The RNA shown here (transfer RNA) has 74 nucleotides and comes from a Candidatus Woesearchaeota archaeon. The organism belongs to Candidatus Woesearchaeota, within Archaea. It matches the Rfam family "tRNA". About the family: Transfer RNA (tRNA) molecules are approximately 80 nucleotides in length. It is annotated as a transfer RNA. Its mean pLDDT, the model's own confidence on a scale to 100, is 84.

RNA sequence: GGGGACAUAGUUCAACCAGGCUAGAACAGUCGGCUCCAGACCGACAAAUCAGGGUUCAAAUCCCUGUGUCCCCA
Numbered sequence: 001g002g003g004g005a006c007a008u009a010g011u012u013c014a015a016c017c018a019g020g021c022u023a024g025a026a027c028a029g030u031c032g033g034c035u036c037c038a039g040a041c042c043g044a045c046a047a048a049u050c051a052g053g054g055u056u057c058a059a060a061u062c063c064c065u066g067u068g069u070c071c072c073c074a
Base pairs, nucleotide, nucleotide: 001073002072003071004070005069006068007067010027011026012025013024020057029045030044031043032042033041050066051065052064053063054062
């Protein structure tokens, strides 16, 4: 330099292909219950679509540009 994949809670992943319900789960966190205390267990709460633009009645999802990470070729 060329090509490709990926980016969603603190972390690991769904939902994307085929646009439409309040973006969901596990672990972690906070609070409560239980316990002499803690852990385990139970309940509740908080927490996210990489950035900008376009298409559309409607975008996490489709298109473009950028940024970052990874892989391949040179």